[in-house]
Context: one part of a larger RNA
RNA sequence: ACCUACGAGUUACUUUUGUUGGCAAGGUUAAGUUUUGAAGAAAUGCAGCCGAAGCGAAAGCGAGUCUUAACAGGGCGUUUGAGUCAGCAGGAGUAGACGCGAAACCAAGUGAUCUACCCUUGAGCAGGGUGAAGUUGCCGUAACAGGUAAUGGAGGCCCGAACUAUUUGACGUUGAAAAGUCUUUGGAUGACUUGAGGGUAGGGGUGAAAGGCUAAUCAAACUUGGAGAUAGCUCGUACUCCCCGAAAUGCAUUUAGGUGCAGCGUGUGGAAUAAGUUUAUAAGAGGUAGAGCGACUGAUUGGAUGCGAGGGUUUCACCGCCUGUCAAGUCCUGACAAACUCCGAAUGCUUAUAAAUAUUUCCAUGCAGUGAGGGCGCGGGUGCUAAGGUCCGUGUCCGAGAGGAGAAGAAUCCAGACCAUCAGUUAAGGUCCCCAAAUAUAUGCUAAGUUGAACUAACGAAGUCGAACUGCCCAGACAGCUAGGAUGUUGGCUUGGAAGCAGCCAUUCAUUUAAAGAGUGCGUAACAGCUCACUAGUCGAGCGGUUUGGCGUGGAUAAUAAUCGGGCAUAAGCAUAUUACCGAAACUGUGGAUACUGUUUUAGACAGUAUGGUAGGGGAGCAUUCCAUAUAGCGUAGAAGGCGUAAGGUAACUUACUCUGGAGCGUAUGGAAAAGCAAAUGUAGGU
Numbered sequence: 001a002c003c004u005a006c007g008a009g010u011u012a013c014u015u016u017u018g019u020u021g022g023c024a025a026g027g028u029u030a031a032g033u034u035u036u037g038a039a040g041a042a043a044u045g046c047a048g049c050c051g052a053a054g055c056g057a058a059a060g061c062g063a064g065u066c067u068u069a070a071c072a073g074g075g076c077g078u079u080u081g082a083g084u085c086a087g088c089a090g091g092a093g094u095a096g097a098c099g100c101g102a103a104a105c106c107a108a109g110u111g112a113u114c115u116a117c118c119c120u121u122g123a124g125c126a127g128g129g130u131g132a133a134g135u136u137g138c139c140g141u142a143a144c145a146g147g148u149a150a151u152g153g154a155g156g157c158c159c160g161a162a163c164u165a166u167u168u169g170a171c172g173u174u175g176a177a178a179a180g181u182c183u184u185u186g187g188a189u190g191a192c193u194u195g196a197g198g199g200u201a202g203g204g205g206u207g208a209a210a211g212g213c214u215a216a217u218c219a220a221a222c223u224u225g226g227a228g229a230u231a232g233c234u235c236g237u238a239c240u241c242c243c244c245g246a247a248a249u250g251c252a253u254u255u256a257g258g259u260g261c262a263g264c265g266u267g268u269g270g271a272a273u274a275a276g277u278u279u280a281u282a283a284g285a286g287g288u289a290g291a292g293c294g295a296c297u298g299a300u301u302g303g304a305u306g307c308g309a310g311g312g313u314u315u316c317a318c319c320g321c322c323u324g325u326c327a328a329g330u331c332c333u334g335a336c337a338a339a340c341u342c343c344g345a346a347u348g349c350u351u352a353u354a355a356a357u358a359u360u361u362c363c364a365u366g367c368a369g370u371g372a373g374g375g376c377g378c379g380g381g382u383g384c385u386a387a388g389g390u391c392c393g394u395g396u397c398c399g400a401g402a403g404g405a406g407a408a409g410a411a412u413c414c415a416g417a418c419c420a421u422c423a424g425u426u427a428a429g430g431u432c433c434c435c436a437a438a439u440a441u442a443u444g445c446u447a448a449g450u451u452g453a454a455c456u457a458a459c460g461a462a463g464u465c466g467a468a469c470u471g472c473c474c475a476g477a478c479a480g481c482u483a484g485g486a487u488g489u490u491g492g493c494u495u496g497g498a499a500g501c502a503g504c505c506a507u508u509c510a511u512u513u514a515a516a517g518a519g520u521g522c523g524u525a526a527c528a529g530c531u532c533a534c535u536a537g538u539c540g541a542g543c544g545g546u547u548u549g550g551c552g553u554g555g556a557u558a559a560u561a562a563u564c565g566g567g568c569a570u571a572a573g574c575a576u577a578u579u580a581c582c583g584a585a586a587c588u589g590u591g592g593a594u595a596c597u598g599u600u601u602u603a604g605a606c607a608g609u610a611u612g613g614u615a616g617g618g619g620a621g622c623a624u625u626c627c628a629u630a631u632a633g634c635g636u637a638g639a640a641g642g643c644g645u646a647a648g649g650u651a652a653c654u655u656a657c658u659c660u661g662g663a664g665c666g667u668a669u670g671g672a673a674a675a676g677c678a679a680a681u682g683u684a685g686g687u
Base pairs, nucleotide, nucleotide: 001687002686003685004684005683006682011095012094013093014092015091016090017089018088019087020086021085022084023083026050027049028048032044033043034042035041036040054061055060064076065075066074067073098236099235101233105226106225107224108223109222110221116200117199118198119197120196121195122194123193124192125190127159128158129157130155134151135150136149137148138147139146163187164186165185169182170181171180202218204214205213206212239621240620241619242618243617244616249262250261251260252259253258263370264369265367266366267365268364269363270362271361276357277356278355279354280353281352282351283350284349290343291341292340297337298336302332303331304330305329308326309325310323311322312321313320373398374397375396376395377394378393379392380391381390382389403414404413405412418592419591420590421589423588424587425586429582430581431580432567433566434565438579440578441577442576443575444574445573451569452568459554460553463551464550465549466548467547468546469545470544471543472542480538481537482536483535484534486511487510488509491505492504493503517532521530522529593611594610595609596608597607598606599605600604622676624673625672626671627670628669629668630667631666633665634664641660642659644657645656646655647654648653
């Protein structure tokens, strides 16, 4: 992992609702007793319980009563006749209460053959090195001291086996091993190692102290019991079909992943003169969008004027005068506001009338689930007018929705799947090939593979195609070529120099001219030189400028190798227009199923409508085991069970047959359940 078997809403009592039945202003027995053939059944038993009357704390009174001084008012009742017992079904409560699952807590016991420490009694430590005290000889001292040479053999001394420990690295990691092997290393006469026997016990021991060890278990051992502890948590919870079908919100909560009430679902019963929804008309309330602000509150651009203030000047001071300053108010001009409004929609909301629709509405009651929501569009808050962000409102879809398009894809677009069909028409989207359908038509644009997906900006540019306005032009434009481009003058100043061209100044003038700047740029130390503006000639027809639109261009940058889905495409790209075709579970055709409604017959037929679905509510069935009754059912001429095949049924399933198997088993109607497995890191067995 697979197969087989087992595996989870049960049972008892109480209570409530529905339903079936009995009796009914009544209903009913319990324990017990008696009879009987076990189980059971029948009879008896009227104690008790519920109901038929309530009100009051109560005494109590009573269709009333309580409050009260009250005959007032008010509260609760009466009018309005239904209960009770039993069966079954749905809930609730008390019990383990659908099943499995803690970590823990408590009690009583069992453990020191592992390990920690202690006690008693034993054992072990190759070999080598070093050479303390002491002692002796000699020297030495007045005597000591001291020196030297021997001897001696101390030490938590040194090196290093056994022994013990486990420092490094590798291997091993379903191991040879639930801690090892190899290598390397520490200690190795000591606070050493070790054998045997004994002691200390669970909030206790022991600990050279690591929360270590206490039998592969330790921040409180193990075993059994309380015990099915508790688990607002996780997981699992078993056959079929039919009808309806949610929620992820509000308020509250030692509450936030739980729960209560409401909201939204479903079943049943009932109620209306349509209450509901939509449209039209009419009448209302309102202060949003917008707009406006000489209509308030605030904020506010530029200009004019300048109350007043500051500064300067004058004066002994006042009066005055001046102003690169501030500035009230007024005028002109521009513009702003969620907590501004002189104004002010559309929608939405309320009411009335009319029409359409046809149970959508409302009430009561049984049973729920939900109370983590999410994306997208629109209106906003927050945030960075960031987020697949967050918080509201509103709509929609996903959730609980399949199908087609979007390459792929919860929510985007199209469209809501009862079943069948080798029929048709379309939607979105497409029509060169992958790939169904146009290598369609017409007119333009693009040259960038731009583009054919998503994503680009400020800014830059004789890209290119349009549009508008405007200047020059056969009295010759624009570009090119030929020639000129002078004189006063080297303008003045400055300067070492400054002559068109370092710099400053300027009535940057005047003359000759077809034209020529007191000079556009290069150049020189300064001149010189080249060139331009400007002019003539040549040439011979268009040449410039501004604004604006389309498509392109640069700007252009992300981490493994790229891409329009791919191939590829100059259209098979972009824009506008047109026609045809393809394209879905949409719509249509044909056949069929179920439910409801209507018509008509009451065999049934016809017509219409509906039939996506999680949580969840309701309905109808299939199968398994056992029991009762019936079937004078089947069976060794082969039961149950099994491998298969076929047929039937909307499904769960049923039936028939071959083979196997070898002794029991059905059918009908009821009843009762240890009543259906794919999941629970499910349990057991097998492979």
The part of an RNA shown here (large-subunit ribosomal RNA, domain II) has 687 nucleotides and comes from a Bacteroidia bacterium. Model confidence (mean pLDDT): 83 of 100. The RNAcentral record of the full RNA draws on ENA.